Model confidence (mean pLDDT): 84 of 100. Predicted 3D model of a 501-nucleotide part of an RNA (large-subunit ribosomal RNA, domain I) from an Acholeplasmatales bacterium. The full RNA is in RNAcentral, with records from ENA.

Context: one part of a larger RNA
RNA sequence: AGCAUACAGCGAAUGCCUAGGCACUAAGCGCCGACGAAGGACGCAACUAACGGCGAAACGCUACGGGGAGCGGUAAGUACGCAACGAUCCGUAGGAAUCCGAAUGGGGAAACCCGUCAUGUAGGAGACAUGACACACAAGGAAUUGUGGGGGAACGCAGGGAAUUGAAAUAUCUUAGUACCUGUAGGAAAAGAAAGUAAGAACGAUUCUGCAAGUAGCGACGAGCGAACGUAGAGGAGCCAGAUACACAACAGUUAAAAAAUUAUAUUAUAGACGAACACUUUGGGAAGGGUGACUAGAGAAGGUGAAAGUCCUGUAGUUAAAAUAAUAUAAUCUGGUGUAACAAGAAGUAGGUCGGGACACGAGGAAUCCCGAUUGAAGAAGUGAGGACCAUCUCAUAAGGCUAAAUACGUCUUAGUGACCGAUAGUGAACCAGUACCGUGAGGGAAAGGUGAAAAGAACCCCGGGAGGGGAGUGAAAGAGAACCUGAAACUGUGUGCUU
Repeated sequence: AGCAUACAGCGAAUGCCUAGGCACUAAGCGCCGACGAAGGACGCAACUAACGGCGAAACGCUACGGGGAGCGGUAAGUACGCAACGAUCCGUAGGAAUCCGAAUGGGGAAACCCGUCAUGUAGGAGACAUGACACACAAGGAAUUGUGGGGGAACGCAGGGAAUUGAAAUAUCUUAGUACCUGUAGGAAAAGAAAGUAAGAACGAUUCUGCAAGUAGCGACGAGCGAACGUAGAGGAGCCAGAUACACAACAGUUAAAAAAUUAUAUUAUAGACGAACACUUUGGGAAGGGUGACUAGAGAAGGUGAAAGUCCUGUAGUUAAAAUAAUAUAAUCUGGUGUAACAAGAAGUAGGUCGGGACACGAGGAAUCCCGAUUGAAGAAGUGAGGACCAUCUCAUAAGGCUAAAUACGUCUUAGUGACCGAUAGUGAACCAGUACCGUGAGGGAAAGGUGAAAAGAACCCCGGGAGGGGAGUGAAAGAGAACCUGAAACUGUGUGCUU
């Protein structure tokens, strides 16, 4: 030095676990903001650095409900307090809510600086305190009043609009009207009551879904793109504009078609309450395990308890509760007059044409239909449009005004749950004080890091040592569970022994 073996060190894999994630289901809810939001800065505790909470009335104030013994957050400790005259805690409604931020008196390098006017102490220049003072639009003669601005997870509508890619190259084409940018709205939006679809029979607004159908078609007829009619479902709802006559208080309504509110009842939500049934023995540190004998079940879901509990705890099935606020339904008050008839009216630089584009599954094609730009340009219900060039017949419908719930889409959020989802290099980037530490001028990038034990019972006391660390003692079932703490593999390092050289 090598090999083997035993025992250690280092190391963190593995196993087990879950406090956190991921996906989905059901119900709810679907906006917040000049009455100052979202998001922050700075403060507030006896001792308080951080997180959480709160705002100079600052770990909290008031009222009303719930609840019933401890409480002053995480978070120990000391001190001092609060609480059956009901605290802490939970819910509802209020009060208060610094500074920045749309930020709005002016300015500004956000959380700062500086004003004007009025009022007050007060007779008062200054100082202090309180209040008002931005801009745009609308209404108004004016004083003034009202509205807007900003934020938000996706979903909607609209205005713009790629490329990688595919075509095994590439230009039309595709990717795709996608990504992305912008505007703007709502809890949904958009669409919507036929100038429709059809075809010798008819249907009857829109939206969404299954089939039709990968069909008919489109297409360097390549790659690819890709309907509709019809049918079956979900849902269902229709209306408004002029004058006249007649008839009736009937009808309708504020979650549709004009718009505001109050009361009553019921249901629901925002705290809660009641809620069955087990003992003995045995092993053990510990019983929920084993044994014996019971009980309960409208409850044998689940979690916890010193190992594995229907009957120990929290619960579960079931039953039940609201002073206050909100939502929904019904009724009343209330609000609107309503219906019928025959008339009248029934949308013009419009429809259509030509040229150039775009949208239609449809790439200009035989290309209807719809929408833009340019240029032209009708008819007037005996009219006009459509039925995929065009014409005739026939049929259908009435453009150039407007409103309209539901079925549909989505999930920042609340509640309840589910998983042949993950289990700490996984699952969110983040199970842990994470969008943190750290990097970058900046836009931006972006970690690592879980586990003592049932309970801290977290090792009094003694010894070595400056300490770190260790040896005893003690706790504990276990300390080879000692905080560098469950298990503790391998690489790597060492010590003893054997063999080889």
It matches the Rfam family "Bacterial large subunit ribosomal RNA".